Bacterial RNase P class A from a Sphaerochaetaceae bacterium, 339 nucleotides, folded computationally.
Of the family's consensus pairs, 96% are formed in the model.
Its Rfam family is "Bacterial RNase P class A". The family's RNA type in Rfam is ribozyme. Gene Ontology terms of the family: dimeric ribonuclease P complex, tRNA processing and ribonuclease P activity.
RNA sequence: GAGGUAAUCUAGAUAAUCGCGUGCAAUCAUGUGUUGUAUGAGGAAAGUCCGGGCUCCACAGGACAAAGACGCCGGAUAACGUCCGGAAGCAGUAAUGCUAUAGAAAGUGCAGCAGAAAAUAAACCGCCAAGAAAUUGGUAAGGGUGAAAUGGUGAGGUAAGAGCUCACCGCAUGGGUGGUAACAUUCCAUGGCAUGGUAAACCUCGUCUGGAGCAAGUUCAAGCAGUAAGUGGGCUGUCCGCUCAAUCUUACGGGUAGAAUGCUAGAGAAUAGCAGUAAUGCUAUUAGUAGAUAGAUGAUUAUCGUUAUACAAAACUCGGCUUAUUGAUUACCUUUUUU
Numbered sequence: 001g002a003g004g005u006a007a008u009c010u011a012g013a014u015a016a017u018c019g020c021g022u023g024c025a026a027u028c029a030u031g032u033g034u035u036g037u038a039u040g041a042g043g044a045a046a047g048u049c050c051g052g053g054c055u056c057c058a059c060a061g062g063a064c065a066a067a068g069a070c071g072c073c074g075g076a077u078a079a080c081g082u083c084c085g086g087a088a089g090c091a092g093u094a095a096u097g098c099u100a101u102a103g104a105a106a107g108u109g110c111a112g113c114a115g116a117a118a119a120u121a122a123a124c125c126g127c128c129a130a131g132a133a134a135u136u137g138g139u140a141a142g143g144g145u146g147a148a149a150u151g152g153u154g155a156g157g158u159a160a161g162a163g164c165u166c167a168c169c170g171c172a173u174g175g176g177u178g179g180u181a182a183c184a185u186u187c188c189a190u191g192g193c194a195u196g197g198u199a200a201a202c203c204u205c206g207u208c209u210g211g212a213g214c215a216a217g218u219u220c221a222a223g224c225a226g227u228a229a230g231u232g233g234g235c236u237g238u239c240c241g242c243u244c245a246a247u248c249u250u251a252c253g254g255g256u257a258g259a260a261u262g263c264u265a266g267a268g269a270a271u272a273g274c275a276g277u278a279a280u281g282c283u284a285u286u287a288g289u290a291g292a293u294a295g296a297u298g299a300u301u302a303u304c305g306u307u308a309u310a311c312a313a314a315a316c317u318c319g320g321c322u323u324a325u326u327g328a329u330u331a332c333c334u335u336u337u338u339u
Stems, first nucleotide, its partner, number of pairs: 001335009012304007020040008028031001042311001046322002049320005054213004061240004067209005072086005087101001088099004102204002107202002109198002124143002126139005151169006170193001171191005176185003217261004226252005232244004269286007
């Protein structure tokens, strides 16, 4: 100098004036009152993509089907399609990164052009034999085409050739050794052993999954006008089973619709210690920091300060993943050059 990995932050603070939401206290003329005080939008709050907590169906079971997801091994977690560690494969000088990683001998499909032939494989040139020739038979060692063409090198053998035979390598199966396992192996034995690729193509195999969702629900208030049809309604699509009911169900029509709760103390956060390679777990201590409901969290001035001019704005909540993006800082690792 270049690169890799991990993490932290994301500009404001103080004072004054004005304008808002919520909690607490005081006060009064009890109102959307007044005064004081505390506090008030992120690392992704975004996407609504996975998994939950919670609520209802509901006192609530079993089987099948459909659809979907995952797919090497071992762990973490409330759970997951997430995360951690490892194996294999690929990329990189390396640190490291990536992975839709079960099955192609159950079946179907697909691979343009070129090529004789691309899996029901086949013989263009060439080589050999016969023949006067046309041609017939054998061959897949050599050449050509292609991303890919019946394993490679060498020797023997043959009419010419070929695992046809042999040696070595490779491959397959079985065993030994190491490892919890995936797997590895410079170990042993047997076998001439090869008819390949593709399954985010259909498919097969294994494992998992009830539905709906905070506009879920619970409670109080207000309000009334019915008509017609029906052995139906619910638990999923089906079956079994269970259960509710004419105060039921469906369609049409009329009326009312305000308030409280859910709603913020959590599988939570911060710090420290211990265990573990790590994800994470256990223990102790500390703090209490938005809860709106037509929807608040702001504006101005002065001083100080900052790298900061990006992406950007809470609606039940948590664990992740993905996407957008300004800049700053720290630690470790790899490599090049110089001293």
Background
The coordinates come from a structure-prediction model, not an experiment, and the mean pLDDT is 77.